[in-house]
RNA sequence: AGAGGCGCGAUUUCAAUCAGUACUUGGUCCGAGGAUGACAACGAAGACGACUACAGGAAAGGUGACAUCGCCGAAAUGACAGUAUGUGUCGAGCAUAUCGUCGUUGGUCGAUUCGGGAAACACCCGAUCGAUUGCCAUACAUAACAGUUGUAUGGAGCGCU
Numbered sequence: 001a002g003a004g005g006c007g008c009g010a011u012u013u014c015a016a017u018c019a020g021u022a023c024u025u026g027g028u029c030c031g032a033g034g035a036u037g038a039c040a041a042c043g044a045a046g047a048c049g050a051c052u053a054c055a056g057g058a059a060a061g062g063u064g065a066c067a068u069c070g071c072c073g074a075a076a077u078g079a080c081a082g083u084a085u086g087u088g089u090c091g092a093g094c095a096u097a098u099c100g101u102c103g104u105u106g107g108u109c110g111a112u113u114c115g116g117g118a119a120a121c122a123c124c125c126g127a128u129c130g131a132u133u134g135c136c137a138u139a140c141a142u143a144a145c146a147g148u149u150g151u152a153u154g155g156a157g158c159g160c161u
Base pairs, nucleotide, nucleotide: 001161002160005072007071008070009069010068011067013065014064015063023056024055025053026052027051028050029049033042037090038089039088075105076104077103078102079101080100082098083097084096085095086094106133107132108131109130110129111128113127114126115125116124117123135155136154137153138152139151140150141149
């Protein structure tokens, strides 16, 4: 420097889903707190909750398609530690992003299996199993060497050419 191939990842736009959900408004009912803790604020001029309406009505994350960009430990993931963001304030918890250390995974696909995330039977992650594929090593096909091809076995990307 390069190769593996439905190869990996990011971003914009669009679309479906999210969802007739959250929320808002009107009406009726209930009747005192609601939220994880404290404070403030709100609450009998009715909190919380329930029902109703030819009443309005999202978004984020996740997904798909095109395009562009960066790449081949691409990237994903586990543990620990730090930082930032998410709130009326403080704290706890959770989530997301980012960075560092150590570790695992060659890639892809599938599964009426299990576990986790998610609204979801989509999708993602992990385990298990199966298939497939590339690389290397060994053996055989093969009179000698090299090479090509095929078969079989084994191994791991800190690899291979």